[in-house]
RNA sequence: CAACGACAAAGGCAAACCGGACGAAAGUUCGGGACGCAAAGCUAAAGGGCCUGUGUCCGGACCCCGGAAGGGGCGGGACUGGCAGCCAGCUACCGAA
Numbered sequence: 001c002a003a004c005g006a007c008a009a010a011g012g013c014a015a016a017c018c019g020g021a022c023g024a025a026a027g028u029u030c031g032g033g034a035c036g037c038a039a040a041g042c043u044a045a046a047g048g049g050c051c052u053g054u055g056u057c058c059g060g061a062c063c064c065c066g067g068a069a070g071g072g073g074c075g076g077g078a079c080u081g082g083c084a085g086c087c088a089g090c091u092a093c094c095g096a097a
Stems, first nucleotide, its partner, number of pairs: 004095002012037002017032006035085001041090003047087002049083003053079001056077004062073004
């Protein structure tokens, strides 16, 4: 230095849930709380993957409204927004085996 990760030392973070705020939503944030984490630190078009749909485009079948045109539900896409405690990249405390 790299790899590695102790019934070590000093510490750190904070799931679910509850309450406040923001958002259409996914979710974010503040407080409480601790399931857990050796990176649960940082990075979100510009690595992969996942989630959302206010608005927008398309729609064969199906359902509802309508005399009809058509509209709504529903489905799909672009795109918007988001997730780092999914993988990944980068950085980093300590020093037993």
The RNA shown here (c-di-GMP-I riboswitch aptamer) has 97 nucleotides and comes from a Clostridiaceae bacterium. The model forms 95% of the base pairs in the Rfam consensus. The prediction has a mean pLDDT of 84. It was read from a public genome assembly, where an Rfam model found it. It matches the Rfam family "c-di-GMP-I riboswitch aptamer". Its family is annotated with cyclic-di-GMP binding in the Gene Ontology. From the family's description: GEMM was predicted in a large-scale screen for bacterial structured RNA regulatory elements.